This is a predicted structure of a 145-nucleotide RNA (c-di-AMP riboswitch aptamer (ydaO/yuaA leader)) from Candidatus Syntrophopropionicum ammoniitolerans. Model confidence (mean pLDDT): 78 of 100. The organism belongs to Candidatus Syntrophopropionicum, within Bacteria.
[in-house]
RNA sequence: UUAUGCAAUAGGCCGAACCCCUGGCAAAACUGGGGAACGGGGGAUAAGUUUUUUGGGGUGAAUCAAUAUAGUAGUUAUGACUAAAUUGUAGGGUUCCCUCAACCCGAACCCGUCAGCUAACCCCGGAGGCCAAAGGAGGGAUUAG
Repeated sequence: UUAUGCAAUAGGCCGAACCCCUGGCAAAACUGGGGAACGGGGGAUAAGUUUUUUGGGGUGAAUCAAUAUAGUAGUUAUGACUAAAUUGUAGGGUUCCCUCAACCCGAACCCGUCAGCUAACCCCGGAGGCCAAAGGAGGGAUUAG
């Protein structure tokens, strides 16, 4: 000097998931209970939709498509289904907002044959995970000095 890994402080990011009280306990961690910012589901009339094994539905940005490979059943042939992979993509994230640019994500899980919207009403969540990289440009808003 460069690269990689680990740790710490403050700070920050995704997300509804931010706070308060109290018990175990003298305290931290952990854990039980209660409340609560914020968030989700069910649920009339009127109006609307007609489409139910080709099942259907919910949370979430996370939906859809193509390609070749392997396999399954079947065919004269074309096609169909499953798996992982590749390339894209609806959509989403990085500042209080917008535009451009750059860099990323484009998952996972749940209900169980059943739910459109929906006032009153009823039920539920209130987690988890990550960042030592940097120092984008323009136009606005707000606050403070």
It matches the Rfam family "c-di-AMP riboswitch aptamer (ydaO/yuaA leader)". Rfam links the family to the GO terms regulation of gene expression and cyclic-di-AMP binding.